[in-house]
Molecule: small-subunit ribosomal RNA
Organism: Marinimicrococcus flavescens
RNA sequence: GAAUCUGAGAGUUUGAUCCUGGCUCAGAACGAACGCUGGCGGCGCGCCUAACACAUGCAAGUCGCACGGCUCCUUCGGGGGCAGUGGCGGACGGGUGAGUAACGCGUGGGAACCUGCCCUGGAGUUCGGAACAACCGUGGGAAACUGCGGCUAAUACCGGAUACGCCCCGAGGGGGAAAGGAGCGAUCCGCUCCGGGAUGGGCCCGCGUCCGAUUAGCUUGUUGGUGAGGUAACGGCUCACCAAGGCUUCGAUCGGUAGCUGGUUUGAGAGAAUGACCAGCCACACUGGGACUGAGACACGGCCCAGACUCCUACGGGAGGCAGCAGUGGGGAAUCUUGGACAAUGGGCGCAAGCCUGAUCCAGCGACGCCGCGUGGGUGAUGAAGGCCUUCGGGUUGUAAAGCCCUUUUCCCGGGGACGAUGAUGACGGUACCCGGGGAAUAAGCACCGGCUAACUCCGUGCCAGCAGCCGCGGUAAGACGGAGGGUGCUAGCGUUGUUCGGAAUUACUGGGCGUAAAGGGCGCGUAGGCGGCCUGUUAAGUCGGGUGUGAAAGCCCGGGGCUCAACCCCGGAACUGCACCCGAGACUGGCAGGCUCGAGGUCGGAAGAGGAGAGUGGAAUACCCAGUGUAGAGGUGAAAUUCGUAGAUAUUGGGUGGAACACCGGUGGCGAAAGCGGCUCUCUGGUCCGAUUCUGACGCUGAGGCGCGAAAGCGUGGGGAGCAAACAGGAUUAGAUACCCUGGUAGUCCACGCCCUAAACGAUGUGUGCUGGAUGUCGGGAGGCUUGCCUCUCGGUGUCGAAGCUAACGCGAUAAGCACACCGCCUGGGGAGUACGGCCGCAAGGUUAAAACUCAAAGGAAUUGACGGGGGCCCGCACAAGCGGUGGAGCAUGUGGUUUAAUUCGACGCAACGCGCAGAACCUCACCAGCUCUUGACAUGGUGGUUUUGGCUCCGGAGACGGGGUCUUGUCGCAAGACGGCCAUCACAGGUGCUGCAUGGCUGUCGUCAGCUCGUGUCGUGAGAUGUUGGGUUAAGUCCCGCAACGAGCGCAACCCUUAUCUCUAGUUGCCAGCGGGUAGGGCCGGGCACUCUAGAGGGACUGCCGGUGACAAGCCGGAGGAAGGUGGGGAUGACGUCAAGUCCUCAUGGCCCUUAUGAGCUGGGCUACACACGUGCUACAAUGGCGGCGACAGUGGGCAGCGAAGGGGCGACCCGGAGCUAAUCCCCAAAAGCCGUCUCAGUUCGGAUCGCAGGCUGCAACUCGCCUGCGUGAAGGUGGAAUCGCUAGUAAUCGCGGAUCAGCAUGCCGCGGUGAAUACGUUCCCGGGCCUUGUACACACCGCCCGUCACACCAUGGGAGUUGGUUCGACCUUAAGCCGGUGCGCUGACCUUUUUGGAGGCAGCCGUCCACGGUCGGAUCAGCGACUGGGGUGAAGUCGUAACAAGGUAGCCGUAGGGGAACCUGCGGCUGGAUCACCUCCUUU
Repeated sequence: GAAUCUGAGAGUUUGAUCCUGGCUCAGAACGAACGCUGGCGGCGCGCCUAACACAUGCAAGUCGCACGGCUCCUUCGGGGGCAGUGGCGGACGGGUGAGUAACGCGUGGGAACCUGCCCUGGAGUUCGGAACAACCGUGGGAAACUGCGGCUAAUACCGGAUACGCCCCGAGGGGGAAAGGAGCGAUCCGCUCCGGGAUGGGCCCGCGUCCGAUUAGCUUGUUGGUGAGGUAACGGCUCACCAAGGCUUCGAUCGGUAGCUGGUUUGAGAGAAUGACCAGCCACACUGGGACUGAGACACGGCCCAGACUCCUACGGGAGGCAGCAGUGGGGAAUCUUGGACAAUGGGCGCAAGCCUGAUCCAGCGACGCCGCGUGGGUGAUGAAGGCCUUCGGGUUGUAAAGCCCUUUUCCCGGGGACGAUGAUGACGGUACCCGGGGAAUAAGCACCGGCUAACUCCGUGCCAGCAGCCGCGGUAAGACGGAGGGUGCUAGCGUUGUUCGGAAUUACUGGGCGUAAAGGGCGCGUAGGCGGCCUGUUAAGUCGGGUGUGAAAGCCCGGGGCUCAACCCCGGAACUGCACCCGAGACUGGCAGGCUCGAGGUCGGAAGAGGAGAGUGGAAUACCCAGUGUAGAGGUGAAAUUCGUAGAUAUUGGGUGGAACACCGGUGGCGAAAGCGGCUCUCUGGUCCGAUUCUGACGCUGAGGCGCGAAAGCGUGGGGAGCAAACAGGAUUAGAUACCCUGGUAGUCCACGCCCUAAACGAUGUGUGCUGGAUGUCGGGAGGCUUGCCUCUCGGUGUCGAAGCUAACGCGAUAAGCACACCGCCUGGGGAGUACGGCCGCAAGGUUAAAACUCAAAGGAAUUGACGGGGGCCCGCACAAGCGGUGGAGCAUGUGGUUUAAUUCGACGCAACGCGCAGAACCUCACCAGCUCUUGACAUGGUGGUUUUGGCUCCGGAGACGGGGUCUUGUCGCAAGACGGCCAUCACAGGUGCUGCAUGGCUGUCGUCAGCUCGUGUCGUGAGAUGUUGGGUUAAGUCCCGCAACGAGCGCAACCCUUAUCUCUAGUUGCCAGCGGGUAGGGCCGGGCACUCUAGAGGGACUGCCGGUGACAAGCCGGAGGAAGGUGGGGAUGACGUCAAGUCCUCAUGGCCCUUAUGAGCUGGGCUACACACGUGCUACAAUGGCGGCGACAGUGGGCAGCGAAGGGGCGACCCGGAGCUAAUCCCCAAAAGCCGUCUCAGUUCGGAUCGCAGGCUGCAACUCGCCUGCGUGAAGGUGGAAUCGCUAGUAAUCGCGGAUCAGCAUGCCGCGGUGAAUACGUUCCCGGGCCUUGUACACACCGCCCGUCACACCAUGGGAGUUGGUUCGACCUUAAGCCGGUGCGCUGACCUUUUUGGAGGCAGCCGUCCACGGUCGGAUCAGCGACUGGGGUGAAGUCGUAACAAGGUAGCCGUAGGGGAACCUGCGGCUGGAUCACCUCCUUU
């Protein structure tokens, strides 16, 4: 100098957030177990379960120096052995934890005790006697064992003597000892009595020591006293008597559990858990009881009795007790050798030698734990091979290996060889250790790799198999399953399971909470208790300081030391936070005493009030009754009906009866503790406030139990009963309607008395006191001021808004949810459940107190963003309305479903699939079916080998693909070799309209041309987020203006682009023709011209620019002028962030998977064209605004060379012949049609054209399945279309025709074009869709959401249950073994006495009595198991019925209660807001 300290969080409730809250994880520990693996050593530890049962051996003996006897040996000196008598020890040591909640243990004290052996002091050790074992004899018994008779010794037993001290006493006196042995001896070991000590023990007390109150009262030797007995000793320990006490909410009694402690584990600590090993104490020894002996026991290896069990038995009777060491069986997840030695340490006996010692010391087994060591070190790149992955380049395993160079711990062999032993003695042990030699040799695994949590890929699998601590993974690309490669962690171990502490501030003392998350008692009075104003004195219990004693050792901690280190061990210290005693302090708390007035109370004077109780009384209204007037309805509803009424209702008038409730005033007004209280009057009565400041003198606050009060409903008895109204009945509504609505209506509602005792009994906020900015209203009282109706101040109540502060937020904010103090109540995840059982209360209904099993990973609070609402506000849209025309009916066309089929290929499915992909399926297309064929392939690229052409025509077989033949023709470059190309073969590969649009790209649809969607910075909020983007106006528009904690910006809107409407300019053929000329067919045909039209290029023009009004002086709106056009002029292109896992793998592209003589390829034929049906989209009609006939006027967009095709001709016609012109402002398609005129006259027609027949035309290789057109004939349904439904707001609808794409051909479809050309819009209530703001929400897969209960099924735990089985326990009684004690003791009896063989004293057996274990009978309490049946509860991808709740959830919901109902629920009464919406009132804030 040291022994002081130092505390981590994470995952999981949500779309996201903050909070609450539970669950889970990371750490440490273990007497462990299990799985895989296992080299060495040291030190420890090793039946936690059956205190279950035990075979076998051992674990307590020893002394011949106490004694007799027997026996053996003998050198004759002696020595050894044995059972017995006797002594000491067997009460220690060793084991176990059953019992015990107790003075058992811990700690600190105490007085009325004992203590063998040991130490010390004093005194003594004398004289006698009688027995009993052994032994001998003789019996019984299978045995264990034992009877009888006889002999005998002692340190065995007995008596006498003596008594310093000792004990008793009535103070006179009385009583009580002893043993000897060894040695030649000195002497030693003993013996007796008494004192002291030491050690050990007994007893008493304070304090501490688990859970349950669903255990609240317990107790009769009980509590005390007196006396006696008993004990080593105090004591009710025991007994007699007396008294009636004693314990208990500071938890008695009872029940459950448990040995206690030092310590151990954990923890920052406080604590919590624990009590293996080691140490102290206790208890127990097969179970229960009992005593004996002894210094000590009620005695683990002693005795007796009872019981259970086991064993022996000759059946008569006996024996036994491993919770000692080993060991066995059993139980169990699980725990060792039937080892060595007394060498050491210690113990017993002995004078000693020594003997005994499963105490102990060692060894063995076990990775059970802790500690240490090793399995090699260095070098080594072509980064080998192999494995795995790969984007095919490579990466990784990996310096890893091999190879080369070293080392030798461990190991093996050989040699030496301890300490432990102070003189002898060593089980361990030839061990530790040392030396030498050998050789990389003998030695690595386990778990994990989705997040927490460190470590990632491939393959397999396909909600399967499986994983999982929590969250959660797996349904075809799984870092989560299984394997592999790789990686991470630890390492002779690694994981798993179990348990404890920690994290958990999640029981909060340190260190939590209760308005809405779980949690304030419904309210008061008040007992115990807790807490308590100011001053003084005193005391010293609390408190503080100092000292002393104690706080065992070990352990923890510090220092030092010893094993090579460490673990481990040794020494010293510190600590042991405690308890007790002594001394001191006197502030604070407490006690005692005295005083005070501010707390509290009293007195006096005022005041307000639906405060309470009783009695009386009033008017309005409803209903009923009587009478009058009066007539056909009334009533009721969304609409109705039930109902009432011609027997006179409703209405109205008058009169009467009865009950209940008190309009207006009336008010976030008042009063009360709460529940609650409302006409008026009287009586009785409680509380409160203000003022005065006279009195008392802390009298106070809170309040477990307790007591009282306690809405509504409900119960009992008796009244009462007008209205209302559970139940009930009827009528409606409805799919149903046990409801909501209606008509009736009983309990009840009312009164009296008695119960009940619960509510959202709420401010979801316990009571009291103090402190902490303001503003404003109102109720009651007081004071002041004046300007007399106001202002100011103040006390007490009651509201609102708000500072600080608090809060998770919402919010609270002097009426706190702020800052503090005091006391009470209550909470500890959700469900099960405020339930069961038990107790208490109740007439009942039920109330109160109040669990568990099981189950879940949450259940919750507040706030946020959305979405939604049968919520609200504002606003749009052919959304409705107004109007026009359709669809739905018919026939046909077309698509789809369905059905059919060999196939009817596939996709698309509400809007947003269905004349869609398909802008054109006879073959082809083609993906489907049948059949026939091909296999490097119909197509691409590359390699290798071989060969060298290609194309046309034609013949044969065949359905064709294909195969074979003939004939003609014939590559490119290069001088050549050869190359390119072709063909054949082969290898790589091709190919797939095969699957996955839920693996994708791209493209598209849709909301929606809707006006929205976002960002940066700043600001606000703990945060998600908000603000901006909301608000006031305005717009088609987030368009613009104004305002504003926002300021800006982006994607959208608009504009820019195209087209159309007007004008100008430029240009003038193929277009045009006004003027001029020519010409006739009377046609811009020609010359000519470019004015016009037109064409197509460039510009102008329109901007709310101008005027008036309006608005806010704005944006804008309304009207007007001008203008071709006016408020985005019309149309188009243009589609924000995103949504729908929307559509498409069959356009294309593409990951993965699959097929590979086929799922590829070719071909023929078929199918996609089917047809009882159903739907969508269309065409044509049903006719006269029409049909038919005739006449014959006016467009525009477009298209045309494998084409459009004129003129002319033929045919009734489709069409054919023909071929001009035209690559097109030139030629052609090209005729426009609706129109006009005539006719028909309402009819299934001169409407309508389906269907069918016949005959033709066209395209095409080919029109059978299966094209289009024409002519003739046929002439169906259909007479304007039910419910329902679609389009359209102007050049639109309607109607009319024309063109084009596709295409050989095929159009009612599609895409375009022009002609003719309307009606209507009051308006935004309603339907649909949408935008903005706001509100509610239990929704977030977002209302196509969520979600409740019955029923049915399966499984699980649980309550009741006739009973039944067992445990524990209590009471009464019976029975009593052994035994102690007492009595008796006529039987038996050695010592002593007396006497002479008798008696006495004493003792024993026996018997009797009290007590008592086990046992028995009866009754009770309690716990547990089982239990037919039964009750609810929980859980379980896709069951049934409904729709209760969440939005105003479609009847607001919920609480209590009562009735009813399949069920959720419904209804009545009272209550709550934790109800939306609208209106009104009041208050506050702002202007």